[in-house]
RNA sequence: GGACGGACCUCUGGAGAGACUCAAAUGAGCACCGAAGGGGAAAACCAAGUUUUUGGUGAAACUCUCAGGUAAAAGGACAGAGCAUUUUUA
Numbered sequence: 001g002g003a004c005g006g007a008c009c010u011c012u013g014g015a016g017a018g019a020c021u022c023a024a025a026u027g028a029g030c031a032c033c034g035a036a037g038g039g040g041a042a043a044a045c046c047a048a049g050u051u052u053u054u055g056g057u058g059a060a061a062c063u064c065u066c067a068g069g070u071a072a073a074a075g076g077a078c079a080g081a082g083c084a085u086u087u088u089u090a
Base pairs, nucleotide, nucleotide: 009082010081011080012079013078018030020029021028022027031070032069033068037066038064039063040062044057045056046055047054048053
């Protein structure tokens, strides 16, 4: 100096599960869902210690359901397209 990429932003697509019951009103109860967010930890590696132990790092669409959700709307991981600037060579 500076791509691609990442993040932000715009558009599009986007699943699952009770329009449940009581109550009368931001509540309570039971049953469910996983794709906002959040928690968990495998292999491997590292450290201490010594023939096998302890601790640490450690991913997800797996798992838990705290949160959220179970008509529509809204939200929605992820994907495609677009995009000026900034940052950067894991």
About this RNA
The RNA shown here (Glycine riboswitch aptamer) has 90 nucleotides and comes from Clostridium magnum DSM 2767. The same sequence occurs in records of 2 taxa. Taxonomically the source falls in Clostridium magnum (Bacteria, Eubacteriales, Clostridiaceae, Clostridium). Rfam family: Glycine riboswitch aptamer. Rfam links the family to the GO term glycine biosynthetic process. Rfam's curators write: This family represents the bacterial glycine riboswitch. The sequence is in RNAcentral, with records from Rfam and Ribocentre.